Model confidence (mean pLDDT): 82 of 100.
This is a predicted structure of a 76-nucleotide RNA (transfer RNA) from Thermocladium sp.
Rfam family: tRNA. It is annotated as a transfer RNA.
The same sequence occurs in records of 2 taxa.

C1' cells in the first nucleotide's frame, strides 16, 4: 500500500441491518435521600451523551453516502 471489523456519559454496552413524534435506552460507577447505632445490602430520586471529526442526501440521520482520525484483525 489494500482489505475487513469497530468508535454511542467515568466504565461496559443496546439501538444501525429497516432514517421517523418523546427525555438516545440499559447496567456498574458517582451523588442525594430512606433505612439502620454505623457500614453495607435493599429501595427511592437526581445529574451526566448534541451517538470519533467535518461534508453530503432528505421534510427528517446515531442510523444512508463520502473523506478524514483513532483502535484491532487479515493479506502485500
Nucleotide at each position: 500500500g489494500c482489505g475487513g471489523c469497530c468508535g454511542u456519559a467515568g466504565u461496559c454496552u443496546a439501538g444501525u441491518c429497516u432514517g421517523g413524534a418523546u427525555c438516545a435506552g440499559g447496567a456498574c460507577g458517582a451523588c442525594g435521600g430512606c433505612c439502620c447505632c454505623c457500614c453495607a445490602c435493599g429501595c427511592c430520586g437526581u445529574a451526566g451523551a448534541u451517538c470519533g471529526u467535518g461534508g453530503g442526501u432528505u421534510c427528517a440521520a446515531a442510523u444512508c453516502c463520502c473523506a478524514c482520525c483513532g483502535g484491532c484483525c487479515g493479506c502485500a